[in-house]
Record summary: Predicted 3D model of a 134-nucleotide RNA (c-di-GMP-I riboswitch aptamer) from a Nitrospirota bacterium.

């Protein structure tokens, strides 16, 4: 330089899991902890996976809306009718109940699409690089 990783030696890297931090999640981070790993080092340049905040779309359920009926609350001023009067109805607001649902908008939960987020310990490209044998 090439190939290869049987053999030498000196490191060296850390999968699950645990505890603590970031993050919305995937994933990272430190520490601890070793399934493995000869490029289990850097790079997202191609290909594949993971996630989906946020955006879009739909499904539902809520309110925005109209509607009389009952139930309660009200009384500041006005109205109508009753009563000697207090005051009663009535109508009038306000909740709560029921019905009705085309449209808009609004929120909330779910599904679906999506990377601009991520994985180099999934392949390959590409950058450096330890040791030894041929």
């Nucleotide at each position: 330089c090439u190939u290869u990783g049987c053999u030498c030696a000196g490191a060296g890297c850390a999968a699950a899991c645990c505890c603590g931090g970031a993050g919305a999640a995937a994933u990272c981070c430190g520490g601890g902890g070793a399934c493995g790993c000869a490029g289990a080092g850097c790079u997202u340049c191609g290909a594949g996976g993971c996630u989906a905040c946020g955006u879009a779309a739909u499904u539902c359920g809520c309110g925005u809306u109209g509607c009389a009926g009952c139930a309660u609350c009200g009384g500041u001023g006005g109205u109508g009718c009753c009563u000697g009067g207090u005051g009663g109805c009535a109508g009038c607001g306000g909740u709560g109940u029921g019905c009705a649902g085309a449209a808009u908008c609004g929120c909330g939960c779910a599904u679906u699409a999506u990377a601009c987020g991520c994985c180099a310990g999934u392949c390959g490209g590409g950058c450096c690089g330890c040791c030894a044998a041929a």

Rfam family: c-di-GMP-I riboswitch aptamer. Gene Ontology term of the family: cyclic-di-GMP binding. Rfam describes the family as follows. GEMM was predicted in a large-scale screen for bacterial structured RNA regulatory elements. The source organism's lineage runs through Bacteria, Pseudomonadati and Nitrospirota.